[in-house]
Parts: sequence; C1' cells; structure tokens
RNA sequence: GCGCGACAAAGGCAAAACCGGCGAAAGCCGGUGACGCAAAGCCCCGAGGCUACCGCACGCCAGCGCGUGCCACGCCAGUCGAGCUACCGAA
Repeated sequence: GCGCGACAAAGGCAAAACCGGCGAAAGCCGGUGACGCAAAGCCCCGAGGCUACCGCACGCCAGCGCGUGCCACGCCAGUCGAGCUACCGAA
C1' cells in the first nucleotide's frame, strides 16, 4: 500500500415512536430517542421501490368542480449494484 474486520481502543451515525417546522404527497429538516450500522460518509449513474401538485386521457356535472387511469421533472443512499472519499489495526 492492497485486502480483511476483534467481545480492541478512540470516536462517529441514528430505525421506530413522539414533538415542532416544510411539502400536494412521497418525503425532508430540527429536538427527544436508540432498532441497528465498519462506510448507516458522499453521489440518483444502473436496477428496484414510493408519491402524483402540474400535465395528458377518459368519465361525471348546468356550472364551479369532482372521480379514475397514466406520467418524475419530486423522493428513497438505512433496498441492491457501480463510482468517489475516509478513522482504527488484532488475527
């Protein structure tokens, strides 16, 4: 240096739930809280998943409008893979 990952040491992150905020929603942010995590650090490039304001199609309505379907340009990195970066050092 590459790989690997201890019942090591030092430190790190923080699921669910609850409270507050943002958002049409999915979800995100902050606080409390720890289920877990050796990349649970970063990144939507590939796969997958979630949502559907807008838009499109169809239907209903006198009208305002409503319903259903499709759609990512919105999300999920704690679903998997690729990429980038990184602490420690027993076997």
Predicted 3D model of a 91-nucleotide RNA (c-di-GMP-I riboswitch aptamer) from a Gemmatimonadota bacterium. Rfam family: c-di-GMP-I riboswitch aptamer. Gene Ontology term of the family: cyclic-di-GMP binding. The prediction has a mean pLDDT of 88.